Source information
The RNA shown here (transfer RNA) has 72 nucleotides and comes from a Frankiaceae bacterium. RNAcentral holds the sequence, with entries from ENA. Rfam family: tRNA. Rfam classes the family as a transfer RNA. Its family is annotated with triplet codon-amino acid adaptor activity in the Gene Ontology. Model confidence (mean pLDDT): 82 of 100.
[in-house]
C1' cells in the first nucleotide's frame, strides 16, 4: 500500500429491508433461607462514526475510525 472478514447492553452472541433490537453470564430489586449460594419472578442497559439508497436501514451503497488475518 491492497485484499479478506469483523465492529450490537458490562461480556459472549442473534436479528428474510418492516414489529417495541433475541438470548445467556453479569448487575439491580423482589421472593426463599437463620445467612448466604441455587433455583423462582421482575428491571435497566445497546447497533462505531458520517453520508446515500429507500415509504422503512443493525441488515444494502459511499468515505472515515478501531480489530483480526493474508499478498507484497
Nucleotide at each position: 500500500a491492497c485484499c479478506u472478514c469483523c465492529g450490537u447492553g458490562g461480556c459472549u452472541c442473534a436479528a428474510c429491508g418492516g414489529a417495541u433490537a433475541c438470548a445467556g453470564c453479569a448487575c439491580c430489586g423482589g421472593u426463599c433461607u437463620a445467612c448466604g449460594a441455587a433455583g423462582c419472578c421482575g428491571g435497566g442497559g445497546a447497533c462505531g462514526c458520517a453520508g446515500g439508497u429507500u415509504c422503512g436501514a443493525c441488515u444494502c451503497c459511499u468515505g472515515c475510525c478501531g480489530g483480526a488475518g493474508g499478498u507484497a